[in-house]
């Protein structure tokens, strides 16, 4: 330098035939329970979907460029 794959909540990931409010588990916070904790139960919060631009009525999803990570080739 070229090619391919990946980037979604603090962590691990789902969601990619474009469709309405973006989700799960764990972690966190609050409450119940308990002598106190843990476990359990109920609830709450947490996201520019890596970033810019484009297509579209509508983009996490399609196109393009950039950034970061991984693998392969030279």
């Nucleotide at each position: 330098g070229g090619g391919c794959c990946c980037g979604u909540a603090g962590c691990u990931c789902a969601g990619u035939u474009g469709g309405a409010u973006a989700g799960a588990g764990c972690a966190g916070c609050u409450g119940a329970c308990u002598a106190c904790g843990g476990a359990u139960c109920a609830g709450c919060a947490g996201g520019u979907c890596a970033g810019g631009g484009g297509u579209u009525c509508g983009a996490a999803u399609c196109c393009u460029c950039u950034c970061g990570g991984g693998c392969c080739c030279g």
Overview: Predicted 3D model of a 74-nucleotide RNA (transfer RNA) from Marinithermus hydrothermalis DSM 14884. RNAcentral holds the sequence, with entries from Rfam. Rfam family: tRNA. The family's RNA type in Rfam is transfer RNA. The prediction has a mean pLDDT of 81. Lineage of the source: Bacteria > Thermotogati > Deinococci > Thermales > Marinithermus hydrothermalis.